A computed fold for a 97-nucleotide RNA from uncultured Mediterraneibacter sp., annotated as THF (Tetrahydrofolate) riboswitch aptamer. The RNAcentral record of the sequence draws on MGnify. It matches the Rfam family "THF (Tetrahydrofolate) riboswitch aptamer". From the family's description: Tetrahydrofolate (THF) riboswitch was first reported for Ames et al. as an RNA motif in 5' untranslated (5'-UTR)regions of folate transport and biosynthesis genes in Firmicutes genomes. Rfam links the family to the GO term tetrahydrofolate metabolic process.

RNA sequence: GCAGAGUAGAAAUAUGUGCGUUAAGUGCCGGCUGGACGGGGAGUUGCCAGCGGGACGAAAAGCAAUCGCUUGCGGUACAUGUUUCGCAUCCCGCUGC
Numbered sequence: 001g002c003a004g005a006g007u008a009g010a011a012a013u014a015u016g017u018g019c020g021u022u023a024a025g026u027g028c029c030g031g032c033u034g035g036a037c038g039g040g041g042a043g044u045u046g047c048c049a050g051c052g053g054g055a056c057g058a059a060a061a062g063c064a065a066u067c068g069c070u071u072g073c074g075g076u077a078c079a080u081g082u083u084u085c086g087c088a089u090c091c092c093g094c095u096g097c
Stems, first nucleotide, its partner, number of pairs: 001097004009085010019074003028054002031051005039092004060071004
């Protein structure tokens, strides 16, 4: 000098267990606070979380009988599996030549 590896995590999907269906959650907008971002350092206008605000907004049906059950529905939560992607970026390091 050239090439490469590796993380957190992200997306899709399957299964399971829940939550909601008396509308929370998800998604959208903007505010405040905090956090994380290959082995080391720095780190954003990107990412995530918490708090509170705004706009929008829904799929129930059957059985049962006052306990509930089943099948659905929700850009629903979590766990696990599979696949794909993957340090924003900069410097150093690591492996091979």